Transfer RNA from a Candidatus Nanoarchaeia archaeon, 74 nucleotides, folded computationally. Lineage of the source: Archaea > Nanobdellati > Nanobdellota > Candidatus Nanoarchaeia. It matches the Rfam family "tRNA". The family's RNA type in Rfam is transfer RNA. Rfam's curators write: Transfer RNA (tRNA) molecules are approximately 80 nucleotides in length. RNAcentral holds the sequence, with entries from ENA.

RNA sequence: GGCUCUGUAGCUCAGUUGGUUAGAGCGCCGCUCUCAUGAGGCGGAGGUCGUGGGUUCGUAUCCCACCAGAGCCA
Numbered sequence: 001g002g003c004u005c006u007g008u009a010g011c012u013c014a015g016u017u018g019g020u021u022a023g024a025g026c027g028c029c030g031c032u033c034u035c036a037u038g039a040g041g042c043g044g045a046g047g048u049c050g051u052g053g054g055u056u057c058g059u060a061u062c063c064c065a066c067c068a069g070a071g072c073c074a
Stems, first nucleotide, its partner, number of pairs: 001073007010026004019057001028044005050066005
């Protein structure tokens, strides 16, 4: 330098034949339970879906460029 893949909550990830409200587990906070801690139960907070632009009535999802990481080739 060329090619492929990945980027979504604090962490690990799902969701990608465009459309209902952006989700799960763990973690965090509050309540409950307990003599107390943990476990259990109930509730809650937390996201410009890597960045910018384009297509479309509508994009996490399609297209382009860029950024970061991983791998392969030279």